RNA sequence: GGGCGAUUAGCUCAGUUGGUUAGAGCACUUCGUUCACAUCGAAGGGGUCAGAGGUUCGAGUCCUCUAUCGCCCA
Numbered sequence: 001g002g003g004c005g006a007u008u009a010g011c012u013c014a015g016u017u018g019g020u021u022a023g024a025g026c027a028c029u030u031c032g033u034u035c036a037c038a039u040c041g042a043a044g045g046g047g048u049c050a051g052a053g054g055u056u057c058g059a060g061u062c063c064u065c066u067a068u069c070g071c072c073c074a
Stems, first nucleotide, its partner, number of pairs: 001073007010026004019057001028044005050066005
């Protein structure tokens, strides 16, 4: 330098042919249970989906550029 893949909650990851409330597990907060802790049960908070632009009535999803990470080729 070229090609491919990934980026969604604090962490690990889903998200169907673009379609109307963005989710799961763990973690966190509160309450119950316990002498206490853990476990368990109930409830709750936390995202503008890496950044910018575009297409569309509508974008996490499609297109372009940029950034970061990984792999391959040279």
Predicted 3D model of a 74-nucleotide RNA (transfer RNA) from a Candidatus Omnitrophota bacterium. Rfam family: tRNA. Gene Ontology term of the family: triplet codon-amino acid adaptor activity. The family's RNA type in Rfam is transfer RNA. Model confidence (mean pLDDT): 81 of 100. It was read from a public genome assembly.